[in-house]
RNA sequence: GGGCUUGUAGCUCAGCUGGUUAGAGCACCUGACUCAUAAUCAGGGGGUCCAUGGUUCAAGCCCAUGCAGGCCCA
Numbered sequence: 001g002g003g004c005u006u007g008u009a010g011c012u013c014a015g016c017u018g019g020u021u022a023g024a025g026c027a028c029c030u031g032a033c034u035c036a037u038a039a040u041c042a043g044g045g046g047g048u049c050c051a052u053g054g055u056u057c058a059a060g061c062c063c064a065u066g067c068a069g070g071c072c073c074a
Stems, first nucleotide, its partner, number of pairs: 001073007010026004019057001028044005050066005
C1' cells in the first nucleotide's frame, strides 16, 4: 500500500426484510431474606447505536468518506 472484517449500556454480545418503544446476561444501586456475608428473589439507574455527510415519510440497519481495532496478502 491492497483486500476482508468488527465498532450498540461499565464488560460480553443480540437486534430478522429499514417501521415508529433500542434489548439480554454479567456488573452497579436500592429493598427483601440472613446473626452476618455470599447465594437467591424483587425493583431501579445507565445509550451521541464510532464520526461526518447522503438516500428515505422513516436509518442501529442502506450508501459514501473518515477514525479506531483485528485478520490476510504484498
The prediction has a mean pLDDT of 80.
The RNA shown here (transfer RNA) has 74 nucleotides and comes from a Cytophagaceae bacterium.
Its Rfam family is "tRNA".